[in-house]
Predicted 3D model of a 72-nucleotide RNA (transfer RNA) from a Defluviitaleaceae bacterium.
Rfam family: tRNA. By type it is a transfer RNA. About the family: Transfer RNA (tRNA) molecules are approximately 80 nucleotides in length.

RNA sequence: GCUGGUAUAACUCAGGGGUAGAGUACCUCCUUGGUAAGGAGGAAGUCGGCAGUUCAAAUCUGCUUACCAGCC
Numbered sequence: 001g002c003u004g005g006u007a008u009a010a011c012u013c014a015g016g017g018g019u020a021g022a023g024u025a026c027c028u029c030c031u032u033g034g035u036a037a038g039g040a041g042g043a044a045g046u047c048g049g050c051a052g053u054u055c056a057a058a059u060c061u062g063c064u065u066a067c068c069a070g071c072c
Base pairs, nucleotide, nucleotide: 001071002070003069004068005067006066007065010024011023012022013021018055026042027041028040029039030038048064049063050062051061052060
C1' cells in the first nucleotide's frame, strides 16, 4: 500500500428496511435475625463518525476512524 472482518446498554452479545432486545451488572421493593441465593419492578442506547438512497436506515451504498486478520 491492497483486501476482508468487527464496532449496538457499564460488560458479553442478538437484531440484516417499519418506534432497539436478552443475559450479567446497577437501582427500588419482597423474602431472612442478618448475608448469600430466590422473587417482583425499574433505569440505562441519538446502534463508531460524516454523507447518500428511501415515505421510513442500527439494517442498503460511499467515504472515514479504531481494532483484528490476510496479502504484498